[in-house]
Background
Predicted 3D model of a 381-nucleotide RNA (Bacterial RNase P class A) from Amnibacterium flavum. The sequence was found by an Rfam model in a public genome assembly. Rfam family: Bacterial RNase P class A. About the family: Ribonuclease P (RNase P) is a ubiquitous endoribonuclease, found in archaea, bacteria and eukarya as well as chloroplasts and mitochondria. Its best characterised activity is the generation of mature 5'-ends of tRNAs by cleaving the 5'-leader elements of precursor-tRNAs. Cellular RNase Ps are ribonucleoproteins. The organism belongs to Amnibacterium, within Bacteria. Its mean pLDDT, the model's own confidence on a scale to 100, is 76.
RNA sequence: UGGGUCGGCAAGACGGUCACGUCAUCCCACGAUCUCCGGAUCAUGGGAUGCCGAGGAACGUCCGGGCUCCACAGAGCGAAGGCGGUGGGUAACGCCCACCCGGGGCAACCCGAGAGCAAGUGCAACAGAAAGCAAACCGCCACGAGCCGUAUGGCUCGGGGUAAGGGUGAAACGGUGGUGUAAGAGACCACCAGAGACCUGAGUGAUCAGGCCUGCUAGGUAAACCUCGCCUGGAGCAAGGUCAAGCAGAGGACGCUGAGGCUGCUCGCCGAGUCCUCGGGUAGACCGCUAGAGAUGUGCGGCAACGUACAUCCGAGAUAGAUGACCGUCCCGUGUGCCCCUGGCACCUGACAGAACCCGGCGUAUGCGCCGGCCCAUUCC
Numbered sequence: 001u002g003g004g005u006c007g008g009c010a011a012g013a014c015g016g017u018c019a020c021g022u023c024a025u026c027c028c029a030c031g032a033u034c035u036c037c038g039g040a041u042c043a044u045g046g047g048a049u050g051c052c053g054a055g056g057a058a059c060g061u062c063c064g065g066g067c068u069c070c071a072c073a074g075a076g077c078g079a080a081g082g083c084g085g086u087g088g089g090u091a092a093c094g095c096c097c098a099c100c101c102g103g104g105g106c107a108a109c110c111c112g113a114g115a116g117c118a119a120g121u122g123c124a125a126c127a128g129a130a131a132g133c134a135a136a137c138c139g140c141c142a143c144g145a146g147c148c149g150u151a152u153g154g155c156u157c158g159g160g161g162u163a164a165g166g167g168u169g170a171a172a173c174g175g176u177g178g179u180g181u182a183a184g185a186g187a188c189c190a191c192c193a194g195a196g197a198c199c200u201g202a203g204u205g206a207u208c209a210g211g212c213c214u215g216c217u218a219g220g221u222a223a224a225c226c227u228c229g230c231c232u233g234g235a236g237c238a239a240g241g242u243c244a245a246g247c248a249g250a251g252g253a254c255g256c257u258g259a260g261g262c263u264g265c266u267c268g269c270c271g272a273g274u275c276c277u278c279g280g281g282u283a284g285a286c287c288g289c290u291a292g293a294g295a296u297g298u299g300c301g302g303c304a305a306c307g308u309a310c311a312u313c314c315g316a317g318a319u320a321g322a323u324g325a326c327c328g329u330c331c332c333g334u335g336u337g338c339c340c341c342u343g344g345c346a347c348c349u350g351a352c353a354g355a356a357c358c359c360g361g362c363g364u365a366u367g368c369g370c371c372g373g374c375c376c377a378u379u380c381c
Stems, first nucleotide, its partner, number of pairs: 001377009012330007020053002023050007031042004055352001059363002062361005067236004074267004080232005085099005100114001101112004115227002120225002122221002137166002139162003143158006174192006193217002195214002198211005240287004249278006260270003294313008331350001333349001335347005
C1' cells in the first nucleotide's frame, strides 16, 4: 500500500420563528365545601411564562423474568410444547463466556437443534442386471451335452460357482499386497483406515494420548414418526384496585345429593352462585405509572461472560394517543452539471423507524461516516 476478518462509536451541529404534550407558577371564568364574611381549599375549562419531552433498534412480539389476579399456586398421571457437547455466568433463558468435537478457510476467523438410525417403523429421482441382512448384464472358472479339428483346443447350449476385473450410479457392504483356489472371496495372513469392549495416564468435565483384544467393517435421513434425558400451572396493565355518574328489570336451565374455580383425569382444597336469551344504563376520574436485577467511573476478584465495594448521576408518561414544520449558517456523503480541473462552485440527498407496565436477550431494518485489534499478500529499510 492492497485485500480480508472481528469489534466498538456516532445517529448531523448551532441559532431563530411557529405548533403539540406532561409538570410547576401566576391570572381569568364557573362550580363545590368551609368560613372569623376579609377569604381559604379543591375540581373543571381557558390563557400567559418557564423547565423538560423517543431509540439503537422505541420495531417484530420470537424467548426469559419481575409485577398482578386466578385456592395458599397444591400432589400424582396423562397430553401438548420447548430444549439437547462440557464447564461456568445470570433473577431467568432457547441468551452470554470459555473450552471440547465435527466442517470450511493459507490465516485472522467463521458455521454446527452438536443425544440416539449397531431399538422399531417410514422415506429416497434417474441410471443400473442388482439399492438394504442386495445383485450374475458383460467378463472369469470348472462340469455336462452337441458340433468342428490329427491335437493342446475352438464355438454353441445347459444347469452351477465367482463380487477379483468392466460398466451404471451420489452411494455397489473397508484399502494395498500376499497366501489360497478351478476361478474367487477377511476364507486366511501382514500393514493401513474405521468401529466396539477393556486397561493405563492427563483433565472438574466434554474429551485427548497410549496400550491391548475382537475380522467386528455396521450406508443416509430424527427442524421424519419415534426413543432417552431435562424444562414448562394459566391468563395478562384492556392484569388488578378505588371513586363518581347512570339504569329496570323480565324469562329460562343447572345448583349445598356440590354449581362453579384450581386448563384433561384422579386426589385434595375453596364453597353459592353459574350460564343462556331479551331489555335498560354508562363508557368519566384516580391509583397501578415509571428510581430500576438502573447508568457511568474507579479499585478488587475472574482468561472471559460476570461479580463485588465505593463515589457520582438520574427532568417522557400520552389515552385516540404529544415530541413536528419552516428558515439561516455550517458539516458528512453520493450523484449530476459547469468551470480557470492534484481543485472550486451550484443543485440534489442525509437513513431505518417512533414510547404506551417495566426489565434481560434474540432476530430483523438502517444513507453514510469515524476508530481500533488481528490475519494474508506485496514493496522498502